[in-house]
Molecule: transfer RNA
Organism: Candidatus Woesearchaeota archaeon
RNA sequence: AGCCCCAUAGUACAGCGGUCAAGUAUACGAGGUUCUGAACCUCGUGACCUCGGUUCGAAUCCGAGUGGGGCUA
Numbered sequence: 001a002g003c004c005c006c007a008u009a010g011u012a013c014a015g016c017g018g019u020c021a022a023g024u025a026u027a028c029g030a031g032g033u034u035c036u037g038a039a040c041c042u043c044g045u046g047a048c049c050u051c052g053g054u055u056c057g058a059a060u061c062c063g064a065g066u067g068g069g070g071c072u073a
Stems, first nucleotide, its partner, number of pairs: 001072007010026004018056001027045006049065005
């Protein structure tokens, strides 16, 4: 320098055009239980990398950028 892949809660993932108000696990906070703790149960907190485009409608499709990873030279 060229090409390819990825980008969603603190972390790991799901979601692939509309119906869920973006979900699950874990983490964190509160409560219950317990002699205490762990485990378990209930409730809560928290996210679509940025900008533009397409569309009635975008996390999802397209372009550019940014960041990360890989391959080639």